[in-house]
RNA sequence: AAAGCACAUAGGCAAACUGCAGGCAACUGCAGGACGCAAAGCCACGGGUCCUCCGCGUUGAGGAUAGCCGGGUUGCCCGA
Numbered sequence: 001a002a003a004g005c006a007c008a009u010a011g012g013c014a015a016a017c018u019g020c021a022g023g024c025a026a027c028u029g030c031a032g033g034a035c036g037c038a039a040a041g042c043c044a045c046g047g048g049u050c051c052u053c054c055g056c057g058u059u060g061a062g063g064a065u066a067g068c069c070g071g072g073u074u075g076c077c078c079g080a
Base pairs, nucleotide, nucleotide: 004078012037013036017032018031019030020029021028022027035067041073042072043071045070046069047068048065049064050063051062052061053060054057
């Protein structure tokens, strides 16, 4: 210092659902709650999916999703 990350340790995140708030909506924030997660940290860059609008496009505009996949970037324990 790297691949790897099976077992173990420490700490972390939090699906569905419920309440409150925001949004036309997809969905988001906070609280409760744990299905799961080794990047389920961060970035909408490519693809996918979803929503809204329009003049309805094989090709428009805006938005959501990082817990759909890829990519970029940072990173805990073990490895030691």
This is a predicted structure of an 80-nucleotide RNA (c-di-GMP-I riboswitch aptamer) from Zoogloea ramigera. The sequence was found by an Rfam model in a public genome assembly. Model confidence (mean pLDDT): 80 of 100. Of the family's consensus pairs, 95% are formed in the model.